[in-house]
RNA sequence: UUAGAAGAACAAGUGAUCGUCGGCCGAAAGGCGGGAGGAAAGUCCGAGCUCCACAGGGCUGGGUGCCGGGUAAUACCCGGUGAGGGUGACCUCAAGGAAAGUGCCACAGAAAGUAUACCGCGUCCCCCGGCCUGGCCGGGGCCGUAAGGGUGAAAUGGUGGGGUAAGAGCCCACCGCGCUGCCAGCAAUGGUGGCGGCAUGGCAAACCCCACUCGGAGCAAAGCCGCAUAGAAGGACAAAGUGCCGCAGCGCGGCACGAGAAGAUGGCCCGUCUGAUGUCCUCGGGUUGGCUGCUGUGACGGGCCCCGGCAACGGGCUCGCUAGAUGAAUGAUCACUGCCGGAUCGUCGGGCGACCGACGCCGGAACAGAACUCGGCUUAUGGGCUUCUAAGACC
RNA sequence: GUCCCCAUCUCGCUAGCGGCCCAGGCGGCCGGAUUUUCGCUCCGGAGACGCGGGUUCGAAUCCCGCUGGGGACACCC
Numbered sequence: 001u002u003a004g005a006a007g008a009a010c011a012a013g014u015g016a017u018c019g020u021c022g023g024c025c026g027a028a029a030g031g032c033g034g035g036a037g038g039a040a041a042g043u044c045c046g047a048g049c050u051c052c053a054c055a056g057g058g059c060u061g062g063g064u065g066c067c068g069g070g071u072a073a074u075a076c077c078c079g080g081u082g083a084g085g086g087u088g089a090c091c092u093c094a095a096g097g098a099a100a101g102u103g104c105c106a107c108a109g110a111a112a113g114u115a116u117a118c119c120g121c122g123u124c125c126c127c128c129g130g131c132c133u134g135g136c137c138g139g140g141g142c143c144g145u146a147a148g149g150g151u152g153a154a155a156u157g158g159u160g161g162g163g164u165a166a167g168a169g170c171c172c173a174c175c176g177c178g179c180u181g182c183c184a185g186c187a188a189u190g191g192u193g194g195c196g197g198c199a200u201g202g203c204a205a206a207c208c209c210c211a212c213u214c215g216g217a218g219c220a221a222a223g224c225c226g227c228a229u230a231g232a233a234g235g236a237c238a239a240a241g242u243g244c245c246g247c248a249g250c251g252c253g254g255c256a257c258g259a260g261a262a263g264a265u266g267g268c269c270c271g272u273c274u275g276a277u278g279u280c281c282u283c284g285g286g287u288u289g290g291c292u293g294c295u296g297u298g299a300c301g302g303g304c305c306c307c308g309g310c311a312a313c314g315g316g317c318u319c320g321c322u323a324g325a326u327g328a329a330u331g332a333u334c335a336c337u338g339c340c341g342g343a344u345c346g347u348c349g350g351g352c353g354a355c356c357g358a359c360g361c362c363g364g365a366a367c368a369g370a371a372c373u374c375g376g377c378u379u380a381u382g383g384g385c386u387u388c389u390a391a392g393a394c395c
Numbered sequence: 396g397u398c399c400c401c402a403u404c405u406c407g408c409u410a411g412c413g414g415c416c417c418a419g420g421c422g423g424c425c426g427g428a429u430u431u432u433c434g435c436u437c438c439g440g441a442g443a444c445g446c447g448g449g450u451u452c453g454a455a456u457c458c459c460g461c462u463g464g465g466g467a468c469a470c471c472c
Stems, first nucleotide, its partner, number of pairs: 001391007010382001012337007020035002023032003037367001041378002044376005049218004056270005061214005066080005081095001082093004096209002101207002103203003118149002120145003125141007157175006177196008222292004231283001233282005241257007262274003284472004300320004305316004339364004345360006396468007406422004414452001424440005445461005
């Protein structure tokens, strides 16, 4: 200098004038102080909160998935183990189980789960032909074989050696696999020793099994007030009452038992609750207004250091109270400063040089707007800073 | 703001078991044949899995993210 990797932050500041939303003070005029983000976005997760609702059990249906820790909680974060990618700094992981069962592996290939012989290799035996003689060559059959070749993503452990008619864990060494002892670690796992058969392909982001876990809907939730009309519209659906008490006089009211359609925030069943002036469906009609929720005392924000911890994070001290709109405010102009950039710009300084610094002049600032609140993830995006990796050049 | 659904030819509507798919069909478009001409009919042609990543030997299909499109969400009688 170029190309990369990781991390934490920033996203302008001050003043003046005008404008705008809400709060406080004021009779008013007006005054005081406050007013968008790191992602406010996507709505992928977790909660707080509200309601169903008094809300239990079973089946189903979801979620997570190596180990340990953090957190209110999580599918998030931190640390570690293992696997994969990269020259490397580093990055990624949907990481339990294929011997509980079922299923798939197209095409090619002989053959794709315990299956197989296309080409090939080979001793004995049988047949034929040739040469020539007691052997050789060629072809065919039987038998042996899976080391070599081919097909494929993958071919029944791998490499090397021995052995064999030719071969094969047939045997040996190492690796791999299974069982097991010891050591380190909370653990995942790693190291090391022994024994063994040389054997039990892949896919679970296939169905499934295992472990842990889960009511649901969502502020447009929900609550209060006001206004207005038209429901005298259509339909479906039960039972059976019994007892007691009071008033009273043949009825009314209350309680208990029993019975019952429909409904009750994933589905089904049981249970529970409401339950006939009830429940549900269809059609029709009236309002679509105001207030609370809605703004911060909080799993809150800022700061500094200390303590514990590798870290995430936890604890302590101190300062602060930080938009609340409802067709939707938080803006515009000017000046200065800060940040970034500038070709072959100008001046000055440093340097052998490549270059570096200061001043002047000119220019620029991305992605993008709160809507109940918070903790994360993902996506969009500007310019710098710090550390590390690789390559080149110069001294 | 929240919740749910969808995306396959220059154009519209669609079929599509994880392999036989350089993805099929209908209408439309282009060319040819036929016809005096047009139309009908017949033959042929062009043209696509919204984008990116992952799982797998292999993805239109399974999973994750992004982009675009559509729908629903108040009270009373």
Source information
The prediction has a mean pLDDT of 75. Two RNAs folded together computationally: RNase P RNA and transfer RNA, 472 nucleotides in total. Rfam match: Bacterial RNase P class A.